A computed fold for a 106-nucleotide RNA from Enterococcus sp., annotated as Glycine riboswitch aptamer. Model confidence (mean pLDDT): 76 of 100. It matches the Rfam family "Glycine riboswitch aptamer". On this family, see Mandal et al., Science 2004: "A glycine-dependent riboswitch that uses cooperative binding to control gene expression". The organism belongs to Enterococcus, within Bacteria. The model forms 84% of the base pairs in the Rfam consensus.
[in-house]
RNA sequence: AAGAAAAUUGCGGGAGAGACUGAAUAAUAGCACCGAAGGAAUAAAUAGUAGUAUGAAGCAACUCAUUUACUAUGAAGAUCUCAGGUAAAAGGACCGCACUUGGACA
Numbered sequence: 001a002a003g004a005a006a007a008u009u010g011c012g013g014g015a016g017a018g019a020c021u022g023a024a025u026a027a028u029a030g031c032a033c034c035g036a037a038g039g040a041a042u043a044a045a046u047a048g049u050a051g052u053a054u055g056a057a058g059c060a061a062c063u064c065a066u067u068u069a070c071u072a073u074g075a076a077g078a079u080c081u082c083a084g085g086u087a088a089a090a091g092g093a094c095c096g097c098a099c100u101u102g103g104a105c106a
């Protein structure tokens, strides 16, 4: 189910930051800056695993609690600024609409 999430395509909206220096609108170099392609790092807490660890109970095995170590979630539009960007154009997270796919939630 008169079709959820999600995805492709098309259309519309879509921010920030030097039209810097330099002979110089690209490339390269220098200084300053931005966060909304992509990427990276992260707390409390929770869960799991492990231990000649600690405690309780127990004859013992086991069990429970604590602690330590590791792993996962937390995790993002906040942070970093690797990449990218700093007139317009292009790009652009995200949002809306339409078609198609999708096949379960809302």
Base pairs, nucleotide, nucleotide: 006101007100009098010097011096012095013094018031020030021029032086033085034084038082039080040079045073046072047071048070049069050068051067053066054065055064056063